Predicted 3D model of a 693-nucleotide part of an RNA (large-subunit ribosomal RNA, domain II) from a Candidatus Eiseniibacteriota bacterium. It matches the Rfam family "Bacterial large subunit ribosomal RNA". The prediction has a mean pLDDT of 85.

Context: one part of a larger RNA
RNA sequence: GCCGGUGAGUUACUUUAUGCGGCGAGGUUAAGCGUAUAAGACGCGGAGCCGUAGCGAAAGCGAGUCUUCAUAGGGCGUCCAGUCGCAUGAAGUAGACCCGAAGCCGAGUGAUCUACCCAUGUCCAGGUUGAAGCGUGUGUAACAGCGCGUGAAGGACCGAACGCACCGACGUUGAAAAGUCGGGCGAUGAGGUGUGGGUAGGGGUGAAAGGCCAAUCAAACUCGGAGAUAGCUGGUUCUCCUCGAAAUAGCUUUAGGGCUAGCCUCGUGGAUUGAGUGACGGAGGUAGAGCACUGAAUGGGCUAGGGGCCCCACCAGGUUACCAAACCCAAUCAAACUCCGAAUGCCGUUUACUUGUACCAUGGGAGUCAGGCUGCGGGGGAUAAGCUUCGUAGCCGAGAGGGAAACAACCCGGACCGCCAGCUAAGGUCCCUAAAUCCAGACUAAGUGCUUAAAGGAUGUGAGAUUACACAGACAACUGGGAUGUUGGCUUAGAAGCAGCCACCAUUUAAAGAGUGCGUAAUAGCUCACCAGUCAAGUGGUUUUGCGCCGACAAUAAUCGGGACUCAAGUCUGGUACCGAAGCUGCGGGAUCAGGACCGUUUCGGCGGGCCUGAUCGGUAGAGGAGCGUUCCAUUCUGGAGCGAAGCCGCGUCGCGAGGCGUGGUGGACCGUAUGGAAGUGAUCAUGCCGGC
Numbered sequence: 001g002c003c004g005g006u007g008a009g010u011u012a013c014u015u016u017a018u019g020c021g022g023c024g025a026g027g028u029u030a031a032g033c034g035u036a037u038a039a040g041a042c043g044c045g046g047a048g049c050c051g052u053a054g055c056g057a058a059a060g061c062g063a064g065u066c067u068u069c070a071u072a073g074g075g076c077g078u079c080c081a082g083u084c085g086c087a088u089g090a091a092g093u094a095g096a097c098c099c100g101a102a103g104c105c106g107a108g109u110g111a112u113c114u115a116c117c118c119a120u121g122u123c124c125a126g127g128u129u130g131a132a133g134c135g136u137g138u139g140u141a142a143c144a145g146c147g148c149g150u151g152a153a154g155g156a157c158c159g160a161a162c163g164c165a166c167c168g169a170c171g172u173u174g175a176a177a178a179g180u181c182g183g184g185c186g187a188u189g190a191g192g193u194g195u196g197g198g199u200a201g202g203g204g205u206g207a208a209a210g211g212c213c214a215a216u217c218a219a220a221c222u223c224g225g226a227g228a229u230a231g232c233u234g235g236u237u238c239u240c241c242u243c244g245a246a247a248u249a250g251c252u253u254u255a256g257g258g259c260u261a262g263c264c265u266c267g268u269g270g271a272u273u274g275a276g277u278g279a280c281g282g283a284g285g286u287a288g289a290g291c292a293c294u295g296a297a298u299g300g301g302c303u304a305g306g307g308g309c310c311c312c313a314c315c316a317g318g319u320u321a322c323c324a325a326a327c328c329c330a331a332u333c334a335a336a337c338u339c340c341g342a343a344u345g346c347c348g349u350u351u352a353c354u355u356g357u358a359c360c361a362u363g364g365g366a367g368u369c370a371g372g373c374u375g376c377g378g379g380g381g382a383u384a385a386g387c388u389u390c391g392u393a394g395c396c397g398a399g400a401g402g403g404a405a406a407c408a409a410c411c412c413g414g415a416c417c418g419c420c421a422g423c424u425a426a427g428g429u430c431c432c433u434a435a436a437u438c439c440a441g442a443c444u445a446a447g448u449g450c451u452u453a454a455a456g457g458a459u460g461u462g463a464g465a466u467u468a469c470a471c472a473g474a475c476a477a478c479u480g481g482g483a484u485g486u487u488g489g490c491u492u493a494g495a496a497g498c499a500g501c502c503a504c505c506a507u508u509u510a511a512a513g514a515g516u517g518c519g520u521a522a523u524a525g526c527u528c529a530c531c532a533g534u535c536a537a538g539u540g541g542u543u544u545u546g547c548g549c550c551g552a553c554a555a556u557a558a559u560c561g562g563g564a565c566u567c568a569a570g571u572c573u574g575g576u577a578c579c580g581a582a583g584c585u586g587c588g589g590g591a592u593c594a595g596g597a598c599c600g601u602u603u604c605g606g607c608g609g610g611c612c613u614g615a616u617c618g619g620u621a622g623a624g625g626a627g628c629g630u631u632c633c634a635u636u637c638u639g640g641a642g643c644g645a646a647g648c649c650g651c652g653u654c655g656c657g658a659g660g661c662g663u664g665g666u667g668g669a670c671c672g673u674a675u676g677g678a679a680g681u682g683a684u685c686a687u688g689c690c691g692g693c
Stems, first nucleotide, its partner, number of pairs: 001693006011094013026050003032044004054061002064076004097235002100232001104225006115199009124189001126158003129154001133150006162186003166183005201217001203213003238627006248261005262368002264365007273358001274355005279349004288340001289338002294334003298330004303324001305323002307320004371396010401412003416589004421585003427579003430563003436576001438575006449565001456550002460547010477534005483507003488502003513528001517526002590617007598609004628682001630679006637672001639671002647666008
């Protein structure tokens, strides 16, 4: 891992609701006893319990009573049948659906491992060093000291056994639940070791690491309390039918748990109760707007006050492109401003239409209290987040199908079942790929686009508006002119149109600046404005708008889903067809609910049946309903079975399904029908448990 087996809402008592049954102003027995029996049973037993009357703390009174001075008022009553049993739902108390802690407590068992201690033994090759003391020599006044010898000390030295475990490699499903190999440290000591003994669990022991106390230690192990508790995780077994949530509010040592309400379901009762649209009647201060209030804020005017300057013995005075209250003008801003003020929404009404119980009350049962995304209106954040927090609508959740390449939430649309029938939605119709290489008009040249971007930039190109010049000849090009006073004045070394400052006149002219740019040291030179000629028809500026261009950067190879596409297979406008879903239609079938007549039955309340019509039938948690199957029991068929039961393997058939029936084979001894009853009653899942492989 697979297969097989096993594995989870039970039981008792109490309460409550519903269904069924008995009796009924009553209902009912408990313990116990008696009778008979194989057992079940039948009878007795009225103690007690519930109901039939309540009110009051009580005495007590009583259809009333309590409060009270009260006959007042008020509170609770007076109306409504109960009770016993069985079944089912639920609650409570019990382990209470099952498995699962870490832990707590009690009584015991452990020091054959290990820690420390006690007693008694034992072990330490070999080599080195050479303390004290002693002897002797020397030395001293005497000591001291020094030399030589002897001597043998030491948590002394080197190094085996022995002990340890510092480093590395290997080993890491090991040879080994701590080792091997090569190095290393101690090796007469606080040394190693044998045997026997002692200390025990909040206790021991500890040269102290929370170490060790039998591969277990921040409290050992065994058994017991014990099925501890687990607001936590996991699991919880057959079928079909109807309805169908919530992820919110309040409170919570509460926040991943609860309680009540909200929302779901089932029953009962009740009113035209509800919902939508129209009409009518209301409340309101949002969007917007505004500045009348409260504040903010810009410029100007006017003008208190202040500052600067002038003046001044003081008092005063003058002035000011300084600051500035109030006031005036103009122009603004505001969630906590409002002189104003919508649309929606909300509330209501005898009202009209639509829908047709969708409403309300009450009783039984729940689940839900982590929500999520998208659009719109806000707050927080950075007008960030697949962010967060409210409101509102939709969807997902609990929703399949079609589209968006793929894609819970976006777009279309809500799946009872079947069909080799039809029409459409969103979205599409060149090929992949179902359907237009459809029709008409225009734009784009960028593969823009079918694929995302800004400020900013540009003789891209289409459509429009406006303005200027133009056959008295414009724009561009070419030819020619572009002069004189004058080198204007100043400045300057120089300044001559052209460093800079000032002025910018006048003349001749068809026209020509006291000069547009280049240039020179300064002149010179080239050129422009301006004018004429040649030529001959449109030429410039501004602006609105469509589609394009640049701006444009990411890490393995790119790409619109791909191929590919250019009067398009791109973009814009208009149109006609077609494709396209579980939508709609058609045909057939099923179920639920409602209505209708009919049939059968009835204790007259109903119940059952087929038929017709209409509506409905996505679904998690969950509520309700109807069934299948397993084991056993009672009755029944006075059932089946060696002429072959159960089980197993096939095939056929019936039922929406759980499943049933028939039949062939195998098997070799039990098994079923009908009606009821009782449960150890249904397993792909709990890192379930046991077994096999």